[in-house]
Context: one part of a larger RNA
RNA sequence: CGUAUGAUGAUUGAAGAGGAGCUCUUCUCAGUACGAGAGGACCGGAAGAGACGAACCUCUAGUGUUCCAGUUGUUCCGCCAGGGGCAAAGGCUGGGUAGCUACGUUCGGAAGGGAUAAGCGCUGAAAGCAUCUAAGUGCGAAGCCCCCCUCAAGAUGAAUCAUCGAAUCCCUUCGGGGAUGAAGGCACCUUCGAGACGAGGAGGUUGAUAGGCAGCGUGUGUAAGAGUGGAGACACUUUCAGCUAAGCUGUACUAAUCUGCCGAAUA
Numbered sequence: 001c002g003u004a005u006g007a008u009g010a011u012u013g014a015a016g017a018g019g020a021g022c023u024c025u026u027c028u029c030a031g032u033a034c035g036a037g038a039g040g041a042c043c044g045g046a047a048g049a050g051a052c053g054a055a056c057c058u059c060u061a062g063u064g065u066u067c068c069a070g071u072u073g074u075u076c077c078g079c080c081a082g083g084g085g086c087a088a089a090g091g092c093u094g095g096g097u098a099g100c101u102a103c104g105u106u107c108g109g110a111a112g113g114g115a116u117a118a119g120c121g122c123u124g125a126a127a128g129c130a131u132c133u134a135a136g137u138g139c140g141a142a143g144c145c146c147c148c149c150u151c152a153a154g155a156u157g158a159a160u161c162a163u164c165g166a167a168u169c170c171c172u173u174c175g176g177g178g179a180u181g182a183a184g185g186c187a188c189c190u191u192c193g194a195g196a197c198g199a200g201g202a203g204g205u206u207g208a209u210a211g212g213c214a215g216c217g218u219g220u221g222u223a224a225g226a227g228u229g230g231a232g233a234c235a236c237u238u239u240c241a242g243c244u245a246a247g248c249u250g251u252a253c254u255a256a257u258c259u260g261c262c263g264a265a266u267a
Stems, first nucleotide, its partner, number of pairs: 001154001005165007016151004022050007034039001052108005060102004067095005072087006112146003119139004168179004184262004188204005209255003212251005219243002225238005
């Protein structure tokens, strides 16, 4: 820009595009058919495995740059106690929420239909026989077309459904020009399991969108201060304490103020 009125939401899937498509072992049938024996099946049924792929984070494991604790040296907060800084951009060490992950978990390839290849046939002449083929007709693959998953109406053949808003006023040389500005949208702002930026989603006081705060959860592992014991290092009690990121639930305390623009009037 188009889809001949402007929008919002939801569908269909022609023609098409992409994905997927794997293999093995064991048991059973059955030591059966077959075979002198050695050996040893088809068909059918069942259970596992590997590689590959998708999704997810309940479990297991990793990360988690500062959530908690320990700790060395040094320096500062006047000293003690208690803390802060620095040690190559975590000083080192032990753990670790959310998120992101795999080594973790769940699921997938199936089944089915159609037309076929090699191949196997039926009927059957030319050619009184024979012949799967010439007329006719059947079976037959991990392959082909469907079936399964995803995308898809620029499918210009521009589809469908539901809902919302309208077809007003002025000028005109009758070609058109202008005004108003509905539904809806954009800007702006708070933001996100969305994201390079655009985009997309949730919200904007008729509000839980983010922050704060409260409760809970999770992690760390028993704070500070004081008391008691000990000559002291230190231990015990108060104390499963104290602190706690990204989690959950709630709560208008803070910030989403006020507002601006676009957008139909129809060949």
Model confidence (mean pLDDT): 87 of 100. A computed fold for a 267-nucleotide part of an RNA from a Candidatus Omnitrophota bacterium, annotated as large-subunit ribosomal RNA, domain VI. It matches the Rfam family "Bacterial large subunit ribosomal RNA". Lineage of the source: Bacteria > Pseudomonadati > Candidatus Omnitrophota.